Description:
The prediction has a mean pLDDT of 76. Predicted 3D model of a 361-nucleotide RNA (Bacterial RNase P class A) from a Candidatus Aminicenantes bacterium.
């Protein structure tokens, strides 16, 4: 210098002017008032690494619930972390890459059932198209080679044979047993067995573990107007309907209270599994201790514009190689709505580690 790979962080800083939003709030005024109200000088707070998607997990709230089981859903290497998780860390195994590194729903196929397109003889209680061997043929033996396929009854070499075949043997693979190391997944070593017998469980299923429902429009408190329901008091002792009359039944006035609850208001609502620094434990995720900090709480929802200095980046020019000057830029994705932990997705530029290749010293 080139190619690649992983990671965390920043998302310019300070000041000024004018705005936006929320909070506190001095004069002054109304008022008898130190009740209450108007008023606004001035002061203070004000988005993110993803605030997003709402995918997963929790906190919180209401409802449900003796206990156990069935059904249903989810998760799935091991050991840890965590409030919890489908998250994170370390490690194991498999696959890809020269490597850094990346990917893996990664339990069970000797419990049972099912599926395996096309091609192919055959896709699994095996089979025989070409082929090989015996044979005149009929027929029989065989599965080495060819061919098909994503996948074909261990691989490879030698022996053996009519031709062949774990038929026999060595090595590799597989299964079983034992030993060693490791908490464990697993690894390594030794011995035995000619070899069980295809793949698929994000197919049913089996095994282990986990799971009640709805969600801040949760939920709680206060509470107009109108109407209705209930109660009390007052007036009237009447009026109306019931086709004319009597009885009976029903309806009708004013005031007050209660109940539930609508408009509306308040709480929930930000001191928290919070954050920063230091020390300690741990490979790490993370945990413990000490000290400091307070960081939006709106309700259809606020953050923008301009200027100056500094800083950073790029280009050009000059250079005594230390720098200096001028010009331009600081962009992208995007924005709270109960909160928190994750995941995923979007994102211009800058930064750091590592790997491989090339050149020079």
């Nucleotide at each position: 210098g080139g190619a690649g790979u992983g990671g965390a962080c920043g998302a310019g800083g300070c000041g000024g002017u004018c705005g936006c939003u929320c909070c506190c709030g001095a004069a002054u005024c109304c008022g008898a008032a130190c009740a209450g109200g108007a008023g606004g000088a001035g002061g203070g707070g004000g988005a993110g690494g993803a605030a997003a998607g709402u995918c997963c997990g929790g906190a919180c709230u209401c409802c449900g619930c003796a206990g156990g089981g069935c059904a249903g859903g989810g998760u799935g290497g091991u050991c840890g972390c965590u409030a919890a998780c489908g998250g994170c860390g370390a490690c194991c195994c498999c696959g890809g890459g020269c490597a850094a590194c990346c990917g893996g729903a990664g339990g069970g196929a000797a419990a049972g059932u099912g599926c395996c397109a096309c091609a192919g003889a055959a896709a699994a209680c095996a089979c025989a198209c070409c082929g090989c061997c015996c044979g005149c043929g009929a027929g029989g033996g065989c599965a080495a080679g060819g061919g098909u396929g994503a996948a074909a009854a261990g691989g490879c070499g030698a022996g053996g044979u009519a031709a062949g075949a774990g038929c026999u043997c060595a090595c590799c693979g597989c299964c079983c047993c034992g030993g060693u190391g490791g908490u464990g997944a697993c690894a390594c070593c030794g011995g035995g067995g000619g070899c069980a017998g295809g793949g698929c469980a994000a197919a049913c299923c089996c095994c282990a573990c986990c799971c009640g429902g709805a969600g801040c429009a949760a939920g709680g408190c206060c509470a107009a107007a109108c109407g209705u329901g209930c109660c009390c008091c007052c007036c009237a002792u009447g009026g109306g309907a019931u086709c004319g009359c009597c009885c009976g039944u029903c309806c009708c006035g004013g005031g007050g209270g209660c109940g539930g609850g609508u408009c509306g208001g308040c709480c929930g609502c930000a001191u928290g599994a919070c954050u920063c620094c230091g020390c300690g434990g741990g490979c790490a995720a993370c945990c413990g201790c000490g000290g400091g900090g307070c960081g939006a709480g709106a309700c259809a929802a606020a953050u923008g514009a301009c200027c100056g200095c500094c800083c950073c980046c790029g280009g050009c020019g000059c250079u005594u190689c230390g720098g200096c000057g001028c010009c331009g830029g600081g962009a992208a994705c995007a924005g709270g709505a109960u909160c928190c932990g994750g995941c995923u997705u979007a994102u211009g530029c800058g930064c750091c580690g590592c790997u491989c290749c090339g050149a020079c010293c």
The sequence was found by an Rfam model in a public genome assembly. Rfam family: Bacterial RNase P class A. Rfam links the family to the GO terms dimeric ribonuclease P complex, ribonuclease P activity and tRNA processing. From the family's description: Ribonuclease P (RNase P) is a ubiquitous endoribonuclease, found in archaea, bacteria and eukarya as well as chloroplasts and mitochondria. The organism belongs to Candidatus Aminicenantota, within Bacteria.